This is a predicted structure of a 141-nucleotide RNA (SAM riboswitch aptamer (S box leader)) from Nocardioides thalensis.

[in-house]
């Protein structure tokens, strides 16, 4: 670096150096000399793994634990339990990553809605819904 799952209108910022940029990229449209981006330093926040409870399901087989049993040297897997899965809610922040303007800021392809009297074609719309990219987090490579 690419692959697969899941989620993406919640939530949480001070300082100190520094000095023009940043919001991934394209338009928008917004942050920004009342200090942008960066680095350190404090705090903060709760998506996800993980932890705890409860339910549910597997409980053939196989992996971990724990007890029994055998065996006598670090074992065997005989015999039991429990755990593995999936969903609900919980705590905590010194268990791992993340994140701390604006819905992933909106937008573009595709379908529908709602206006431009009406049907078609167009075009608007911070209306829906989907695909695309994106970003985090778990896997497996």
């Nucleotide at each position: 670096u690419g692959c697969u799952c899941a989620u993406c209108c919640a939530g949480a910022g001070g300082g100190a150096c520094u000095g023009a940029g940043g919001g991934a990229a394209c338009g928008g449209c917004c942050c920004g000399u009342u200090g942008a981006a960066g680095u350190c330093c404090c705090g903060g926040c709760a998506a996800c793994c993980g932890c705890c409870a409860c339910g549910a399901g597997c409980c053939u087989c196989c992996u971990g634990c724990c007890g029994c049993g055998c065996a006598g040297a670090u074992g065997c897997g005989g015999c039991g339990g429990c755990a593995g899965u999936c969903g609900u809610g919980g705590a905590g922040a010194c268990g791992g990553u993340g994140c701390c303007a604006a819905a992933u800021c909106c937008g573009g392809c595709c379908c529908g809605c709602a206006c431009g009297a009406c049907g078609g074609a167009c075009g608007u719309g911070a209306c829906g819904g989907g695909a695309c990219a994106g970003a985090u987090g778990a896997g497996a490579a």
Record summary:
The RNAcentral record of the sequence draws on Rfam. Its Rfam family is "SAM riboswitch aptamer (S box leader)". Its family is annotated with regulation of gene expression in the Gene Ontology.